About this RNA
Small-subunit ribosomal RNA, 3' major domain from an uncultured marine bacterium, 487 nucleotides, folded computationally.

Context: one part of a larger RNA
RNA sequence: UGACGGGGACCCGCACAAGCGGUGGAACAUGUGGUUUAAUUCGAUGAUACGCGAAGAACCUUACCUGGGUUUGACAUGUCAGAGAAAGUUUUCCGAAAGGAGAACCCUUUAAUAAUUUAUUAUUAAACUCUGUCACAGGUGAUGCAUGGCUGUCGUCAGCUCGUGUCGUGAGAUGUUAGGUUAAGUCCUGCAACGAGCGCAACCCCUAUAUUUAGUUGCCAGCACAUAAUGGUGGGGACUCUAAAUAGACUGCCCGGAAUAACCGGGAGGAAGGUGGGGAUGAUGUCAAGUCAGUAUGUCCCUUAUACCCAGGGCUACACACGUGUUACAAUGGAUAGUACAAAAAGUAGCAAUUCCGCGAGGAGGAGCCAAUCUUUAAAACUAUCCCCAGUUCAGAUUGAAGUCUGAAAUUCGACUUCAUGAAGCAGGAAUCGCUAGUAAUCGUAGGUCAGCACACUACGGUGAAUACGUUCCCGGGUCUUGUACU
Numbered sequence: 001u002g003a004c005g006g007g008g009a010c011c012c013g014c015a016c017a018a019g020c021g022g023u024g025g026a027a028c029a030u031g032u033g034g035u036u037u038a039a040u041u042c043g044a045u046g047a048u049a050c051g052c053g054a055a056g057a058a059c060c061u062u063a064c065c066u067g068g069g070u071u072u073g074a075c076a077u078g079u080c081a082g083a084g085a086a087a088g089u090u091u092u093c094c095g096a097a098a099g100g101a102g103a104a105c106c107c108u109u110u111a112a113u114a115a116u117u118u119a120u121u122a123u124u125a126a127a128c129u130c131u132g133u134c135a136c137a138g139g140u141g142a143u144g145c146a147u148g149g150c151u152g153u154c155g156u157c158a159g160c161u162c163g164u165g166u167c168g169u170g171a172g173a174u175g176u177u178a179g180g181u182u183a184a185g186u187c188c189u190g191c192a193a194c195g196a197g198c199g200c201a202a203c204c205c206c207u208a209u210a211u212u213u214a215g216u217u218g219c220c221a222g223c224a225c226a227u228a229a230u231g232g233u234g235g236g237g238a239c240u241c242u243a244a245a246u247a248g249a250c251u252g253c254c255c256g257g258a259a260u261a262a263c264c265g266g267g268a269g270g271a272a273g274g275u276g277g278g279g280a281u282g283a284u285g286u287c288a289a290g291u292c293a294g295u296a297u298g299u300c301c302c303u304u305a306u307a308c309c310c311a312g313g314g315c316u317a318c319a320c321a322c323g324u325g326u327u328a329c330a331a332u333g334g335a336u337a338g339u340a341c342a343a344a345a346a347g348u349a350g351c352a353a354u355u356c357c358g359c360g361a362g363g364a365g366g367a368g369c370c371a372a373u374c375u376u377u378a379a380a381a382c383u384a385u386c387c388c389c390a391g392u393u394c395a396g397a398u399u400g401a402a403g404u405c406u407g408a409a410a411u412u413c414g415a416c417u418u419c420a421u422g423a424a425g426c427a428g429g430a431a432u433c434g435c436u437a438g439u440a441a442u443c444g445u446a447g448g449u450c451a452g453c454a455c456a457c458u459a460c461g462g463u464g465a466a467u468a469c470g471u472u473c474c475c476g477g478g479u480c481u482u483g484u485a486c487u
Base pairs, nucleotide, nucleotide: 002486003484004483005482007481008480009479010478011477012476013475015471016470019435020434021433022432023431026327027326028325029324030323031322032321033320034318035317042053043052064313065312066311067310068309069308070307073136077135078134080132081131082130083129084128088105089104090103091102092101093100094099108127109126110125111124112123113122114121115120116119138302139301141300142299143298147296149291150290151289152287154285159198160197161196162195163194164193165174166173167172178189179188180187204279205278206277207276209247210246211245212244213243214242215241219236220235223234224233225232250273253267254266255265256264257263329428333387334386335385336384337383338382345376346375347374350369351368355364356363357362394425399420400419401418402417403416404415405414441463442462443461444460445459446458447457
């Protein structure tokens, strides 16, 4: 100087407390451990692994296993030698395919030179293709403790440093401490310090208000037309909206407190008030944290195999243990019927309307749309009726049968539908998680991945709470100080 303390002081955070809803019990989904296996490919392992890499394992993917094959190789560049139908197209046989062995068609292109029958032949060179040879290719083989790059975490915590000066023999100190204040090393005052940099904040994006401009594919107040009805039509730019610009919030104004400083409390006006609400943004560093399997890359290793191709299997196993979720245990509910209201996205190998068929998944058909034009679009809510507290008209696992769709292919191993079946489960021990407002809770919708497959992920809107006295305690962090046999 740091680090540590079951030392001290101060401060902060859904850290506790106050509340709301969960997990832990059940079934299922999914990941992991373990076990099993020919193989169950590999990585991630307290917080910071475990719905993680994987935004989607039937084949492919695929790296694993078994079996069948190839060896200049599936891919790249070059050297030397040879061959011009060797390649290509069609096809036969063997084969699970990969591949192997044949057959037919096809007899390469350009340039120069020479010969001549003037459109042919020969030679040389180049291109292209193949065969052989050699350099090499190839490796999801090892090392993340050799690395780059990227990422997690402390932590969006308020810190981390430098120049000059001063002090100290020196390591170092000072500045950065102190008194206040702040979300903040934010600002003010003081001071052997004076300045500066990276962070904080602001600049960026979305959102909340208004004005102006612009009105098509959006809108429809007023005026007409038409219809069973509808912005359907003429028309209009008022309104909504769209999308550009501008304004607006700055403690600017008032009162009080405070060193009459920073700032704090209250008020006015205002759509919004003291960082308005979100997002992006992550300092110096820590964990030899993670990643050689995204890619790159040093070294080592394999080179008739640790490379490459193919078929089938496996990654989907199952006594069990854990994590993360979904659905429930019901009446604030379940069922039936009726009826209303979004946002945001996506769409041509696509989205697909009206119509018809099917109980249904779906099928037939294909208007319109490369989209503010067309299409895909709510559910909870609300109204009425039934159920009457039961393992039930709760719950839906499991199993049987019959189907639909995608796709060469659905057995291992897809999703969905109908009929039948109707398991556990009556609110969950110790323990433990999230959340402070349009939040939690609850309800659906869309997208990416994708032929098909979502209880996951990423977005979107609808309905919409309770509680916070406070900082004694638990956890984490910051500043100062103190002790130490550690550095």